[in-house]
Molecule: Bacterial RNase P class A
Organism: Gammaproteobacteria bacterium
RNA sequence: AGAGUCAGCCAGGCAGUCGCUGCCGUGUGCAUCGUAAGGUGUCGCGGUGGAGGAAAGUCCGGGCUCACCGGACAGGGUGCCAGCUAACGGCUGGGCGGCGCGAGCCGACGGAAAGUGCAACAGAAAGAUACCGCCAAGCGUCAGCAAUGACGCCGGUAAGGGUGAAAUGGUGCGGUAAGAGCGCACCGCGGACAUGGCAACAUGGACGGCACGGCAAACCCCACCUGGAGCAAGGCCAAAUAGGGAAGUCGCAGUGGCAACACUGCAGCGCAUGUCCGAGCGUGCUUCCGGGUAGGCUGCUUGAGGGCUGUGGCGACACAGUUCCCAGAGGAAUGACUGCUCACGACAGAACCCGGCUUAUCGGCUGGCUCUCCAC
Numbered sequence: 001a002g003a004g005u006c007a008g009c010c011a012g013g014c015a016g017u018c019g020c021u022g023c024c025g026u027g028u029g030c031a032u033c034g035u036a037a038g039g040u041g042u043c044g045c046g047g048u049g050g051a052g053g054a055a056a057g058u059c060c061g062g063g064c065u066c067a068c069c070g071g072a073c074a075g076g077g078u079g080c081c082a083g084c085u086a087a088c089g090g091c092u093g094g095g096c097g098g099c100g101c102g103a104g105c106c107g108a109c110g111g112a113a114a115g116u117g118c119a120a121c122a123g124a125a126a127g128a129u130a131c132c133g134c135c136a137a138g139c140g141u142c143a144g145c146a147a148u149g150a151c152g153c154c155g156g157u158a159a160g161g162g163u164g165a166a167a168u169g170g171u172g173c174g175g176u177a178a179g180a181g182c183g184c185a186c187c188g189c190g191g192a193c194a195u196g197g198c199a200a201c202a203u204g205g206a207c208g209g210c211a212c213g214g215c216a217a218a219c220c221c222c223a224c225c226u227g228g229a230g231c232a233a234g235g236c237c238a239a240a241u242a243g244g245g246a247a248g249u250c251g252c253a254g255u256g257g258c259a260a261c262a263c264u265g266c267a268g269c270g271c272a273u274g275u276c277c278g279a280g281c282g283u284g285c286u287u288c289c290g291g292g293u294a295g296g297c298u299g300c301u302u303g304a305g306g307g308c309u310g311u312g313g314c315g316a317c318a319c320a321g322u323u324c325c326c327a328g329a330g331g332a333a334u335g336a337c338u339g340c341u342c343a344c345g346a347c348a349g350a351a352c353c354c355g356g357c358u359u360a361u362c363g364g365c366u367g368g369c370u371c372u373c374c375a376c
Base pairs, nucleotide, nucleotide: 001372002371003370004369005368006367007366008365009364010363012341013340014339015338016337017336018335020050021049022048023047024046025045026044027043029042030041031040032039033038052347056358057357059356060355061354062353063352064230065229066228075226076225077224078223079222080094081093082092083091084090095109096107097106098105099104110221111220115219116218117215118214131161132160133157134156135155138153139152140151141150142149143148169187170186171185172184173183174182188210189208190207193204194203195202196201234298235297236296237295244289245288246287247286248285249284251266252265253264254263255262256261268283269282270281271280305324306323307322308321309320310319311318312317342345
């Protein structure tokens, strides 16, 4: 210098003007309720706060809320080991396997010598198989004087060919009619043993002669975890010409009924916010009680919180000290214009909160490490 890898950070900047919105202060503001104290709404002024690293997908885990007498099964989830954490399917460290020269990256990574099941196409055979090939003994036929050879039958054989994603441990030597763990050496495999390690696991020397092929993101087995619904959760207040109950009380007429009472009409009252008349609708009247719709208030943002420093730990993280307060709306604010400037600005917008994962993202900065080349 180039290429790469891991971790962290920023997400145009500055100034001016005008807006939007939460909170605080303020005005003898305005409107309204109230006898008043005061309340509510609104307007102005001043101060102050005002999106993200993903606010996103809603895929996991929790807080919070409501329901629930207890337990079991079913169902769902997780799956190498040890830690971290409120918890997790997250994170850290380690093991094993794979990729990379390397820094480093990736992995649904328990069990297939309990059972059941599956394997398209190809292939003889996909769990126990003989298509081609190889082989000699026996029998038969033929050739030959014979030795022997050819073919067929009955057999042996998984070394070779061929099929397949996968074909019954691999390589070599011996052995054999040809072959074969049939025998041996090394490698692999298996269950014990020893050593190291908390463990996953690793290493070692013997032993076993190879049996036990693959798939559990098929059922299943084993171990562990696990109720449901979600802020439209939930709590409080609470209008009327809606509607439930109780007590007291009620003008006239008619109808029904022994009565209590019910219905109809008139009167009265209400909707109704100057008064009167008419029309309409509702309704016995008064008081009290409970539910609850519209509507309002709350839940609402101080929290497993952020920054800095120190201590412990390889680390995730924990502890201690100090410091900061950092949106809280409710049809939903966070914007517009102008000027200067640069590297010319991506993905994208909070709605109860938090920890993760995943996905999207112009460009830039910082640090660790690796490889290659060059120079000294």